Context: one part of a larger RNA
Molecule: large-subunit ribosomal RNA, domain III
Organism: Soehngenia longivitae
RNA sequence: AAGUAGCGAAAGGUGAGUGAGAAUCUCACCCGUCGAAAGCCUAAGGUUUCCUGAGGAAGGCUCGUCCACUCAGGGUAAGUCGGGGCCUAAGCCGAGGCAGAAGAUGCGUAGGCGAUGGACAACAGGUUAUAAUUCCUGUACUAGUGACAAGCGCUAUAAGAGAAGUGGGGAAGCAGGAGGAUAGGUGAAGCGCACGGAUGGAAAUGUGCGUCCAAGUACGUAGGUAGGUAUUGUAGGCAAAUCCGCAAUACUGAAGAUCUGAGGUACGAUGGGGAUCGAAAAACAAGUAGAGAAGGAGCCAAAUCCACACUGCCAAGAAAAGCCACUAUCAAGCAAGUCACUACCCGUACCGCAAACCGACACAGGUAGGCGAGGAGAGAAUCCUAAGACGCGC
Numbered sequence: 001a002a003g004u005a006g007c008g009a010a011a012g013g014u015g016a017g018u019g020a021g022a023a024u025c026u027c028a029c030c031c032g033u034c035g036a037a038a039g040c041c042u043a044a045g046g047u048u049u050c051c052u053g054a055g056g057a058a059g060g061c062u063c064g065u066c067c068a069c070u071c072a073g074g075g076u077a078a079g080u081c082g083g084g085g086c087c088u089a090a091g092c093c094g095a096g097g098c099a100g101a102a103g104a105u106g107c108g109u110a111g112g113c114g115a116u117g118g119a120c121a122a123c124a125g126g127u128u129a130u131a132a133u134u135c136c137u138g139u140a141c142u143a144g145u146g147a148c149a150a151g152c153g154c155u156a157u158a159a160g161a162g163a164a165g166u167g168g169g170g171a172a173g174c175a176g177g178a179g180g181a182u183a184g185g186u187g188a189a190g191c192g193c194a195c196g197g198a199u200g201g202a203a204a205u206g207u208g209c210g211u212c213c214a215a216g217u218a219c220g221u222a223g224g225u226a227g228g229u230a231u232u233g234u235a236g237g238c239a240a241a242u243c244c245g246c247a248a249u250a251c252u253g254a255a256g257a258u259c260u261g262a263g264g265u266a267c268g269a270u271g272g273g274g275a276u277c278g279a280a281a282a283a284c285a286a287g288u289a290g291a292g293a294a295g296g297a298g299c300c301a302a303a304u305c306c307a308c309a310c311u312g313c314c315a316a317g318a319a320a321a322g323c324c325a326c327u328a329u330c331a332a333g334c335a336a337g338u339c340a341c342u343a344c345c346c347g348u349a350c351c352g353c354a355a356a357c358c359g360a361c362a363c364a365g366g367u368a369g370g371c372g373a374g375g376a377g378a379g380a381a382u383c384c385u386a387a388g389a390c391g392c393g394c
Stems, first nucleotide, its partner, number of pairs: 012030006031391004039371003045351002049349001050074006059067002079141002081347004086118002091113003097107003122139005142343007151334002160330002165326004173313004179306003184300003190211006212272002216267004223260002227252008236244002276291002314317001357366002373385004
């Protein structure tokens, strides 16, 4: 320079409280903003920022009794969620090997690593100041072990097990339209609960609110699919095969076999949840503890499911394991079912379109995925609203 520029998009007001001190903290009421978001879940990333108590030097563009700040204490519970103990892709590593003067380095066989993919068993409710598919309650499922056990078998008339091998399967693109469902929504009739009127009237054909629930188990539906079953033969599937392939024959199937298949119904549930009602106590502790009604048609309707099912198209749309079958091989016990027991390691707090991540900042920028209600509307546009969240630190 100068007490100048600036104080980073935006709406606050009033009362009460706390306190040494209040425009700024807390509570109440009113007002306002967002609502395909400025709400909710979650990946990455952050790494304690989460909750409680205390504090106010500094940080906070003012203030501060407040804080993502300082100090102290606490908080993350899993057979089933995500990852590992399973599988492979691109890519990477790579025994021997090849190249090389090389013990450098490069390539690469066997083999391995490697998810953004495949496989794989849990749902509903409750609960904390702070965790929950993890704790608790109820009801399940997966893998294994043991006990009991109908039944089968004990030598080629053998029950059963069974590959690191063989075959099947896993195993597929994109677009389009139609159908059946469900989620969700609506709801002036029905049902339930509460209210039912300071003024002339209104106990009703009035007003307000609410009108649900999973996994699992059983049944096997709308629909999709044109082959299916048996026997015999067999030179292929690097050995073998009763399996697969190929061939023949018979039966069966468009009056829909076979395989598949949402939803629905019943149980689950004599349970949960539920509008509403609602204490006692008092240093701490209230809409808390506790009680608890109704639950049924119709209509709209998905981008979700049946299902890449169908139709069309060209750019022609992973692999491996789990799984099923087969034999090689092993073989004296096996076992439906019932009951009981066992189940490892890591993550789990909190933010997550943001004041906690990336931007030197409590920065008008950037940040993958899911849910995303109502009225009007073609619509996730736009306007107004619900749930919920905020009024952006002068």